[in-house]
Context: one part of a larger RNA
Molecule: small-subunit ribosomal RNA, 5' domain
Organism: uncultured prokaryote
C1' cells in the first nucleotide's frame, strides 16, 4: 500500500447502484408464504338474477350466473431457507453401462362390452374438545372384471403364462332419423398400448481434494465366490454355503476440523488466505427412527412411533414445529418493514377467461461499500478588525474576509409538464380445416383497454449566495512549528522512544500538512 458482509469514535448535503445475524441449527406470540379445475362428478352452504305463491313480513324451485363442503385429477419432489452433519466418489474434472422418467416433441394402433361399491346430502350415536361411530341413498376421467392387443417371459418352436382403456366432458351443425333426451358429422382437448428423442435423475470407475505418527496396526459380511432373494438397476446390498482373504509409512485406522465448486481478496507472477452477495453440487428442515403415496420422496410449511420442550383440557384426552417473508425474546461489537403489487419475468393449476404464488418486482431503514455531483464564480490591499507571534520595527492568519458584480443556479423546497418498462387478452377481416358461411387454428386491420413503483425519472418556470465541512495528524520513519501550561505528575506510544523548569514527542492555543462527506481507531488477509 491493496481489501472487507465490518465494528467503535467525531462529523454528516444529494442521487445511482451494490449489500445488510459472520454470533444461538437458540425459543418462537401474530399475519401471510400451494394452491387450482364445475370443459371429470353428485350436487346447492353463501351471494346475484329468472319464474311461482304470498297474510306482502316472507316461502318455494339448481332454472340461470356461479360455488362453501365433498368426491376425483393435476401440483404440493419445483420455487424459497439457512450450512447442523459430512474427510465422503460429498464435491471437482474425465469417463463408463446394468437402469428409470409425469408433464413435452414424433411416429403408430386403440377408445368394444359389463358390473359392484363409496363419501357428500339425511337420519341416529358417543365426545369438553379434536374428532369418531353406526344406518339408509347416490355419481363419476373414481374402483373392479371381461374382450382385443403389436408388449415382456418361458419354450421340447406345436404353443403357453402376464398385462390396456375413460365408446369421456365440453364447442358447433346442413341434411337425415328422433322416444325431442339425443342419434349422426366435425374441429380442439382427454385416456390406453408401443417405438424413438428430449429432459431430469439413479448407479459404477480413474485421477485431485485440511491437519496431527506425543494416533501404527485396523478388519468377520469383513475380502472373494457359487446359489438365491431384493431393486428402475450392477453389486455383500440381503441370505445360505465354501474358500481365508482385503487395507496399511506411497500413512490404514483413530482423533480435530470442515460443505465442496465456479469464483473473491492480495501478489509481477508462483503462491497464500478466502467460499458473504450470485450460480452449480450435496446435505439438512425441533432431535431420533420408519415406512406410505407417487413418474420423481423416504418427503420444510404430509403421515406414523419415541424423545425434549410449549399450548389447550371438563384431566378422559388434544395441538405444535419461521434454518420461507415480515417481526418478537435471547446472545452480540453488530446487522433492516409485523410495507405495495402480481403491471412485469417466471412457476402451479384450467380449453380459456382467470385464481393462487412474501418466488420476483418495487418501495421503506443503514454513508455498509464503490461511483458521480455540490457545498459557489470572478473582482477585491484600507493588506480593516480581531486572534497568534515578536527583536515592538513588524510578521502571519490573507484575497482569506467585509465591500462589488455574477446575462451563475447545479443541488436543497414550491408549482407545471411528462416518459418507457405493454407484450396480451377482446372485435372484424382473410386463409387453413371441414358437409358448412360454425367451432377451432395461423396471419393481417380496426377500436378502446390492462403499471404496484408513481405523478417516479425526465423537462420546465420564478426567486435568491441563497440548504449543504468535517476528521485525522505535524520528534524520526512521514508531508506538515511556534507560544503558554506542566515538570519522571499529568500524560503520549505502531516502533525508536517523549515528560525530572526554556517539552517542535503530553494539554490548549495559533499556524500547517494530508484526506474528504467522510476521516481515523480496531479486528482480519494477503
Nucleotide at each position: 500500500g491493496a481489501u472487507u458482509g465490518a465494528a467503535c469514535g467525531c462529523u454528516g448535503g444529494c442521487g445511482g447502484c451494490a449489500u445488510g445475524c459472520u454470533u444461538a441449527a437458540c425459543a418462537c406470540a401474530u399475519g401471510c408464504a400451494a394452491g387450482u379445475c364445475g370443459a371429470a362428478c353428485g350436487g346447492u352452504a353463501a351471494c346475484a338474477g329468472g319464474u311461482c305463491c304470498u297474510u306482502c313480513g316472507g316461502g318455494a324451485u339448481g332454472c340461470u350466473g356461479a360455488c362453501g363442503a365433498g368426491u376425483g385429477g393435476c401440483g404440493g419432489a419445483c420455487g424459497g431457507g439457512g450450512g447442523a452433519g459430512u474427510a465422503a466418489c460429498g464435491c471437482g474434472u474425465g469417463g463408463g453401462a446394468a437402469u428409470c422418467u409425469g408433464c413435452c416433441c414424433a411416429c403408430u394402433a386403440g377408445u368394444g362390452g359389463g358390473g359392484g361399491a363409496u363419501a357428500a346430502c339425511c337420519c341416529g350415536a358417543g365426545g369438553a374438545a379434536a374428532c369418531u361411530c353406526g344406518g339408509a341413498c347416490u355419481a363419476a376421467u373414481a374402483c373392479c372384471g371381461c374382450a382385443u392387443g403389436u408388449g415382456c417371459c418361458c419354450u421340447a418352436c406345436g404353443g403357453g403364462g402376464c398385462a390396456a382403456a375413460g365408446g369421456g366432458a365440453g364447442g358447433g351443425g346442413g341434411a337425415u332419423c328422433u322416444u325431442c333426451g339425443g342419434a349422426c358429422c366435425u374441429g380442439g382437448c382427454g385416456c390406453u398400448g408401443a417405438u424413438g428423442g428430449a429432459u431430469g435423475a439413479g448407479c459404477c470407475c480413474g485421477c485431485g481434494u485440511c491437519g496431527g505418527a506425543u494416533u501404527a496396526g485396523c478388519u468377520a459380511g469383513u475380502u472373494g465366490g457359487u446359489a438365491g432373494g431384493g431393486u428402475a438397476a450392477u453389486g455383500g446390498c440381503c441370505u445360505a454355503c465354501c474358500a481365508a482373504g482385503g487395507c496399511g509409512a506411497c500413512g490404514a485406522u483413530c482423533c480435530g476440523u470442515a460443505g465442496c465448486u465456479g469464483g473473491u481478496c492480495u501478489g509481477a507472477g508462483a503462491g497464500g488466505a478466502u467460499g458473504a452477495u450470485c450460480a452449480g453440487c450435496c446435505a439438512c428442515a425441533c432431535u431420533g427412527g420408519g415406512a406410505c403415496u407417487g413418474a420423481g420422496a423416504c418427503a420444510c410449511g404430509g403421515c406414523c412411533c419415541a424423545g425434549a420442550c410449549u399450548c389447550c383440557u371438563a384431566c378422559g384426552g388434544g395441538a405444535g414445529g419461521c434454518a420461507g417473508c415480515a417481526g418478537u425474546g435471547g446472545g452480540g461489537a453488530a446487522u433492516a418493514u409485523u410495507g405495495g403489487a402480481c403491471a412485469a419475468u417466471g412457476g402451479g393449476c384450467g380449453c380459456a377467461a382467470g385464481c393462487c404464488u412474501g418466488a420476483u418486482c418495487c418501495a421503506g431503514c443503514a454513508a455498509u461499500g464503490c461511483c458521480g455531483c455540490g457545498u459557489g464564480u470572478g473582482u477585491g490591499a484600507a493588506g480593516a478588525a480581531g486572534g497568534c507571534c515578536u527583536g515592538a520595527g513588524g510578521g502571519u492568519u490573507g484575497u482569506a474576509a467585509a465591500g462589488c458584480a455574477c446575462u451563475u443556479u447545479u443541488c436543497u423546497g414550491a408549482g407545471g409538464g411528462a416518459a418507457g418498462a405493454a407484450a396480451u387478452g377482446g372485435u372484424u377481416g382473410u386463409g387453413g380445416u371441414u358437409a358448412a358461411u360454425a367451432c377451432c387454428c395461423a396471419c393481417a386491420a380496426c377500436a378502446a383497454u390492462u403499471g404496484a413503483c408513481g405523478g417516479u425519472a425526465c423537462c420546465u418556470c420564478a426567486a435568491g449566495a441563497a440548504u449543504a465541512a468535517g476528521c485525522a495528524c505535524c520528534g524520526g520513519c512521514u508531508a506538515a512549528c511556534u507560544c503558554c501550561g506542566u515538570g519522571c505528575c499529568a500524560g503520549c506510544a505502531g516502533c525508536c522512544g517523549c515528560g525530572g523548569u526554556a517539552a517542535u514527542a503530553c494539554g490548549g492555543a495559533g499556524g500547517g500538512u494530508g484526506c474528504a462527506a467522510g476521516c481515523g481507531u480496531u479486528a482480519a488477509u494477503c